[in-house]
RNA sequence: GCGGAUGGCCGGAUGGUCGCGUGGCGGCAACGCUGCGAGGAAAGUCCGGACUCCAUGAAGAAAGGGCGCCGGGUAACCCCCGGCCGGGGCAACCCGAGGGAAAGCGCCACAGAGAACGGACCGCCCCGCAGGGGCAAGGGUGAAAAGGUGGGGUAAGAGCCCACCGGGGUACUGGCAACAGCACCCGCAUGGCAAGCCCCGCCCGGAGCAAUGCCAAAUAGGGGCCUCAGGGGCGGCAACGCCCAGGGUUUCUUCAGCCCGGAGGCCCGGGUCGGCAGCUUGAUCCGGCUGGUAACAGCCGGGCCAGAGGAAUGGCCAUCCAGAGGGGGGCAACCCCUUGGACAGAAUCCGGCUUACAGGCCAUCCGCGCAU
RNA sequence: GGCCCCGUAGCUCAACCGGAUAGAGCACUCGCCUUCUAAGCGAGGGGUUGCAGGUUCGAGUCCUGCCGGGGUCA
Numbered sequence: 001g002c003g004g005a006u007g008g009c010c011g012g013a014u015g016g017u018c019g020c021g022u023g024g025c026g027g028c029a030a031c032g033c034u035g036c037g038a039g040g041a042a043a044g045u046c047c048g049g050a051c052u053c054c055a056u057g058a059a060g061a062a063a064g065g066g067c068g069c070c071g072g073g074u075a076a077c078c079c080c081c082g083g084c085c086g087g088g089g090c091a092a093c094c095c096g097a098g099g100g101a102a103a104g105c106g107c108c109a110c111a112g113a114g115a116a117c118g119g120a121c122c123g124c125c126c127c128g129c130a131g132g133g134g135c136a137a138g139g140g141u142g143a144a145a146a147g148g149u150g151g152g153g154u155a156a157g158a159g160c161c162c163a164c165c166g167g168g169g170u171a172c173u174g175g176c177a178a179c180a181g182c183a184c185c186c187g188c189a190u191g192g193c194a195a196g197c198c199c200c201g202c203c204c205g206g207a208g209c210a211a212u213g214c215c216a217a218a219u220a221g222g223g224g225c226c227u228c229a230g231g232g233g234c235g236g237c238a239a240c241g242c243c244c245a246g247g248g249u250u251u252c253u254u255c256a257g258c259c260c261g262g263a264g265g266c267c268c269g270g271g272u273c274g275g276c277a278g279c280u281u282g283a284u285c286c287g288g289c290u291g292g293u294a295a296c297a298g299c300c301g302g303g304c305c306a307g308a309g310g311a312a313u314g315g316c317c318a319u320c321c322a323g324a325g326g327g328g329g330g331c332a333a334c335c336c337c338u339u340g341g342a343c344a345g346a347a348u349c350c351g352g353c354u355u356a357c358a359g360g361c362c363a364u365c366c367g368c369g370c371a372u
Numbered sequence: 373g374g375c376c377c378c379g380u381a382g383c384u385c386a387a388c389c390g391g392a393u394a395g396a397g398c399a400c401u402c403g404c405c406u407u408c409u410a411a412g413c414g415a416g417g418g419g420u421u422g423c424a425g426g427u428u429c430g431a432g433u434c435c436u437g438c439c440g441g442g443g444u445c446a
Base pairs, nucleotide, nucleotide: 001368002367003366004365005364006363007362008361009360010359012320013319014318015317016316017315018314020037021036022035023034024033025032026031039343043354044353046352047351048350049349050348051208052207053206054205064204065203066202067201068200069083070082071081072080073079084098085096086095087094088093099199100198104197105196106193107192108191121139122138123135124134125133126132127131147165148164149163150162151161152160166188167186168185169184170183172181173180174179212277213276214275215274222268223267224266225265226264227263228262231244232243233242234241235240246260247259248258249257284303285302286301287300288299289298290297291296321341323339324338325337326336327335328334373445374444375443376442377441378440379439382398383397384396385395391429400416401415402414403413404412422438423437424436425435426434
């Protein structure tokens, strides 16, 4: 210098002016002064909690769901840290839903002779050769063909025998463990899929701040008390007459009896509109020290950092800073003009994950080239 | 704001416990029939199975993350 890997940070700044929300102070009020006012993801709502209500005497089980190498961290986690194993990369480093397939069931299409207590198409070998027998090296099919390579052996072959590799078992050593190393034994048919059912181990009650609690209009409706009135139809000018009912009340039915219906006033309780609480001081942030490889924990000091809620956090102007384009100057320094800053926006609150993001900065490390 | 569900041709639906060219009806195009149209008959075109990644020999189907749409709760 070029290419790459990992971790972290910023993601416009300052001032003026006009506004918006909210707290405090002043004011009878109008209003004035002053403090604060989006994010690293506020997002997706994918996990885990806090909190509240519901259910439950307590505990457990079943069902259902989730998780899954080992150790640690944490309030908890499908998160994080450290390690192991496997895979990728020359390397820094990255990726992995990574328990169990000799508990059982199921599936393995097509092709192929054969796809799971194994099989013989071509082929190889032997004999007494239209037949019988032995074999699985080689070929072929397939994603996968029943340990691999080499040698011995044989009629041809074959873990049939041997060496190495692979696999299984046992013991030892190191490690908390996953696991690794090493020794001996076993020639060793028994594959893949559990993000198919399942088995093993661990975890989980349900709902969600539009949860929940409190206060409480108008109108309508409910209940109680008091006062007044007395339903419907027909006839009649009217007074009135005649006819016909509804609901409730006892164990059931029928009848009888009794009560109710409408209006006004007063009172009571429930819900709605609305208001208040929940609502932001918290597993909180910043700095230092200590312990720990780290995640993280502890201690000390300092800070208060949106609380709206049909929902504020905005517009304009000026200067500057990155960036881009153009011009002058000599291609540099420098000067001028234009343009211009992403993704996105709180809604009870935290811890994570995932996704989106113009541009820029810092630190550490690796490979290659050049120079010393 | 919370919770729940869905996504396959232009439209409505299939596709078995994952198996090989993803089918059917309507619609569209062409031809036949008819004097012409409709109906009918025959043929044909049309698919990133919402997108991306993973598991698997193999994914519309199983898993994860996004995208879009719908429903419900004061």
Description
Predicted 3D model of RNase P RNA and transfer RNA as a complex of 446 nucleotides. It holds a member of the Rfam family "Bacterial RNase P class A". By type it is a ribozyme.